[in-house]
Context: one part of a larger RNA
RNA sequence: GAUGAACGCUAGCUACAGGCUUAACACAUGCAAGUCGAGGGGCAGCAUGAUUGAAGCUUGCUUCAAUUGACGGCGACCGGCGCACGGGUGAGUAACACGUAUCCAACCUUCCGUACACUCAGGGAUAGCCUUUCGAAAGAAAGAUUAAUACCUGAUGGUAUCUUAAGCACACAUGUAAUUAAGAUUAAAGAUUUAUCGGUGUACGAUGGGGAUGCGUUCCAUUAGGUAGUAGGCGGGGUAACGGCCCACCUAGCCUACGAUGGAUAGGGGUUCUGAGAGGAAGGUCCCCCACAUUGGAACUGAGACACGGUCCAAACUCCUACGGGAGGCAGCAGUGAGGAAUAUUGGUCAAUGGACGAGAGUCUGAACCAGCCAAGUAGCGUGAAGGAUGAAGGUCCUACGGAUUGUAAACUUCUUUUAUAAGGGAAUAAAACCUCCCACGUGUGGGAGCUUGUAUGUACCUUAUGAAUAAGCAUCGGCUAACUCCGUGCCAGCAGCCGCGGUAAUACAGAGGAUGCGAGCGUUAUCC
Numbered sequence: 001g002a003u004g005a006a007c008g009c010u011a012g013c014u015a016c017a018g019g020c021u022u023a024a025c026a027c028a029u030g031c032a033a034g035u036c037g038a039g040g041g042g043c044a045g046c047a048u049g050a051u052u053g054a055a056g057c058u059u060g061c062u063u064c065a066a067u068u069g070a071c072g073g074c075g076a077c078c079g080g081c082g083c084a085c086g087g088g089u090g091a092g093u094a095a096c097a098c099g100u101a102u103c104c105a106a107c108c109u110u111c112c113g114u115a116c117a118c119u120c121a122g123g124g125a126u127a128g129c130c131u132u133u134c135g136a137a138a139g140a141a142a143g144a145u146u147a148a149u150a151c152c153u154g155a156u157g158g159u160a161u162c163u164u165a166a167g168c169a170c171a172c173a174u175g176u177a178a179u180u181a182a183g184a185u186u187a188a189a190g191a192u193u194u195a196u197c198g199g200u201g202u203a204c205g206a207u208g209g210g211g212a213u214g215c216g217u218u219c220c221a222u223u224a225g226g227u228a229g230u231a232g233g234c235g236g237g238g239u240a241a242c243g244g245c246c247c248a249c250c251u252a253g254c255c256u257a258c259g260a261u262g263g264a265u266a267g268g269g270g271u272u273c274u275g276a277g278a279g280g281a282a283g284g285u286c287c288c289c290c291a292c293a294u295u296g297g298a299a300c301u302g303a304g305a306c307a308c309g310g311u312c313c314a315a316a317c318u319c320c321u322a323c324g325g326g327a328g329g330c331a332g333c334a335g336u337g338a339g340g341a342a343u344a345u346u347g348g349u350c351a352a353u354g355g356a357c358g359a360g361a362g363u364c365u366g367a368a369c370c371a372g373c374c375a376a377g378u379a380g381c382g383u384g385a386a387g388g389a390u391g392a393a394g395g396u397c398c399u400a401c402g403g404a405u406u407g408u409a410a411a412c413u414u415c416u417u418u419u420a421u422a423a424g425g426g427a428a429u430a431a432a433a434c435c436u437c438c439c440a441c442g443u444g445u446g447g448g449a450g451c452u453u454g455u456a457u458g459u460a461c462c463u464u465a466u467g468a469a470u471a472a473g474c475a476u477c478g479g480c481u482a483a484c485u486c487c488g489u490g491c492c493a494g495c496a497g498c499c500g501c502g503g504u505a506a507u508a509c510a511g512a513g514g515a516u517g518c519g520a521g522c523g524u525u526a527u528c529c
C1' cells in the first nucleotide's frame, strides 16, 4: 500500500459499487418455463345468445329453473415450438481442461437470410369424452367411440444419397471436382377474418457446435521405472465425423532423468494487488471457456442433452401409508436450521433491456430493472463563517502577593443556511408495438400523422420559510515515531511490535491537564506485496 474481511470504541448525509471466503451440510413454505384455439377433437368452469317451463303482472317485459358448443373463450387431453437458453456453484479435473496459434481433402447445425423446384391421391389408429374394474394413495387396466399440421401407404421428383462408366481442371498423402450417361432409393399439411401464415426437397450463407495438432500451464526423486487394448498394422463395427473409440487376427512394441509412473494441491484465462521495473502474490464482484446439479451408473427424445426445476436403475437420507406400496432433491430467488470471527428481504414490476411461444393482441419470465438491510469499501459534503483581550471565570502547572497554559478558544457583535425540519412545485428514463388514415415504390417493406404504454415515484431535482439552529470521535505522546508535565503506585498492579519499562522523585503502568496524528471514522487482529 491492499482486502468479499472480522473485533473494540464511535457515528450526520448523499452517490456509486459490494455482501456465506466456513458444511458441493440438511432443507419447512412460496415463486423461478411456458406458450399457441389462426393445428385438433371437444366443453369441466365463466360470460353471451336461443329454446322450453314456472312465477309476477305495466300482455310483452322482469326474475327463476332446465336444455342447447350456437357464440366469446377455455380447465384437462392429442399436436407444434421451447424446456440443451437464461440463472447457480467450483466438488471433481494437472487434462487438448484452459490460453494462444494452425488445420478439418475427416464433420454437424432447429430457428434466420438468399435462390430454385414442389405442396398430388388415399388409409388405419389413438388420447380425451363415455361405461366398467382394481387401489388407502400414487396411479393402473379393460370395453366402446372420435379428430388433427399426430401416424402410415402410394404417386411425382432433383444440383439429394448410393452403384457403374467416361472425363475438362486442380491439389495438401489418402484425394477434390465442373460435366455426361445408365440403374436404384427417398418428400410434403394444412389454417383462417382472403390477406397472409405455414409444409417438403436441394444449394449457398449466417450463427452455434464437434474434432486434431504445435507451444505454454503448481509442488514432491524422502515417487525410477511404467504399460497387454498397452504401441502399431490389416479387416470390420460404430459415429455427424477422424481415431484401439470398439472388435477379430498379426507384429512386439510404446512412454521415461528434456522427469515417465505415482502422490499432494488446484477449476483455467481476461484481469486484480504490490513493485521504479524485473518480479512476487491472488483468481471474490464483471466478461469468456470448462465441469457439476443428493452419491454412482445408463440411455431415451431431440437439430442440439447423456438433460439443475425430464426418465430408468442402484445407494444414503427425509416424508406419507389402510404395511400391500408410494413421494422427494434450493450449488435458481427469497427464507430456515447447522457450521462459523463473519456475510442481507420469505419485497415491487414486467415500465425499460433481453428471452420463449404466438399472425397479432398478448401470456410467461426471482433473467433483468428497482426498492429494503449493512460504515463492509471508494468518492463527495457537513458539523458554521468573520470580527472579538478586562488575554474573563474555571481547570492544570510553576521559581507561587506574581506568572505560564488551555486561548480568539468562550462570552459578545455581525453574517450565512450546505445539511435539518416544514410547505409548495415536480421530471428524464418512452423508442415503440397494435389499430386507423396518408405517401412512395419493388405489394410487403419503408416513411409520416393520430391513439396508447412509467415499477422505481410524488422519488431525484427546484423554490420558499425557520433558525447556528440537527451533527466528533478514535488512537498515541521513552527510542524507532509527530507529540510532556503533575499526581497515584512501588519488580506490586500493570505495559509491550522490537529494544525494553515498573524494586519511593516512572516523560514507558493508572488518572488528570496539555500536546500530536487521522477524522465519520479511528485503532487492533488476520493475509499478500
Stems, first nucleotide, its partner, number of pairs: 001528003005525005012381005018374002020339001025337003029334003034081003039078002042074002046072001048070001049068009088292003097217008107209002112205008120154004130143005160185007169176002190197002218264003225255003230252004235247003267289004271282004294315005317328004345371001347370003353367001354365004384415004394406005420466006429456001435450007473518005478499003484513003488509001494501002